[in-house]
RNA sequence: GCCCUUGUAGCUUAGUAGCCAUAGCGCGUCCUUGGUAAGGACGAGGUCACGAGUGCAACUCUCGUCAAGGGCU
Numbered sequence: 001g002c003c004c005u006u007g008u009a010g011c012u013u014a015g016u017a018g019c020c021a022u023a024g025c026g027c028g029u030c031c032u033u034g035g036u037a038a039g040g041a042c043g044a045g046g047u048c049a050c051g052a053g054u055g056c057a058a059c060u061c062u063c064g065u066c067a068a069g070g071g072c073u
Stems, first nucleotide, its partner, number of pairs: 001072007010025003018056001027043005049065005
């Protein structure tokens, strides 16, 4: 220098264009117990990396930038 893959909550992740974007762990409040562990209910937490384009509508498709990983020379 060229090519490929990935980027979604604190962490790990689902989501093949259509209502207010998922789950687990973690976090907070409460219930249960004489107390603890375990268990249960509810809740908070998101610029879907950034910018543009296509389209009635974009996490999703296209282009560029950035970051991480891999391959070729």